Record summary:
This is a predicted structure of a 72-nucleotide RNA (transfer RNA) from Candidatus Endomicrobiellum porotermitis. Model confidence (mean pLDDT): 82 of 100. Its Rfam family is "tRNA". About the family: Transfer RNA (tRNA) molecules are approximately 80 nucleotides in length. The family's RNA type in Rfam is transfer RNA. The RNAcentral record of the sequence draws on ENA.
RNA sequence: GCGCUCGUAGUUUAAUGGAUAGAGCGCCGGCCUCCGAAGCCGGCGAUUCCGGUUCAAGUCCGGACGAGCGCG
Numbered sequence: 001g002c003g004c005u006c007g008u009a010g011u012u013u014a015a016u017g018g019a020u021a022g023a024g025c026g027c028c029g030g031c032c033u034c035c036g037a038a039g040c041c042g043g044c045g046a047u048u049c050c051g052g053u054u055c056a057a058g059u060c061c062g063g064a065c066g067a068g069c070g071c072g
Base pairs, nucleotide, nucleotide: 001071002070003069004068005067006066007065010025011024012023013022018055027043028042029041030040031039048064049063050062051061052060
C1' cells in the first nucleotide's frame, strides 16, 4: 500500500428497516441481617464521527477515524 471482518452502557453482548435500543456482570439505593455476604426489589448508564437513501436508520450506501486478520 491492497483486501476482508468489526465498532452499541464501566465491561461482555442482543436487536426482520418500524415497540420507550433489551439483557448478564459491575456501580448506586432500598428490603433482609446485630453487622456483612447471599438473596429479593428499584435506579443510573450506550448506538465512534460526518454525510446520503428512506415516511422511518443501531441496521442500507459513501467517506473519515479506530481495532483485528490476511496479502504484498